A computed fold for a 74-nucleotide RNA from Poecilia formosa, annotated as transfer RNA. Taxonomically the source falls in Poecilia (Eukaryota, Bilateria, Vertebrata, Ovalentaria). RNAcentral holds the sequence, with entries from Rfam. The prediction has a mean pLDDT of 80.
RNA sequence: GGCUGGUUAGCUCAACUAGUUAGAGCGUGGUGCUAAUAACACCAAGGUCAUGGGUUCAAUUCCCAUACUAGCCA
Numbered sequence: 001g002g003c004u005g006g007u008u009a010g011c012u013c014a015a016c017u018a019g020u021u022a023g024a025g026c027g028u029g030g031u032g033c034u035a036a037u038a039a040c041a042c043c044a045a046g047g048u049c050a051u052g053g054g055u056u057c058a059a060u061u062c063c064c065a066u067a068c069u070a071g072c073c074a
Base pairs, nucleotide, nucleotide: 001073002072003071004070005069006068007067010026011025012024013023019057028044029043030042031041032040050066051065052064053063054062
C1' cells in the first nucleotide's frame, strides 16, 4: 500500500426481508426472604446503535467516506 471482517447498555454479545417502544446474560441500585450474609424471587435504572453524509415516506438495518480495531496479501 491492497483486500476482508468487526464497532449496539459498565462488561460479553443478539437483533431474519428497512416499518409499533432495540433486547439477553453478567454487573449496578431497590424490595422481599433470613437472626445476618450468600443464594433465590420480584422490580428499576442504564443506549448519540463508532462519527459524518447519501438513498428512501421511513435507516441500528441499504450505500459512501472517515476513525478505531482484528486478520490476510505484498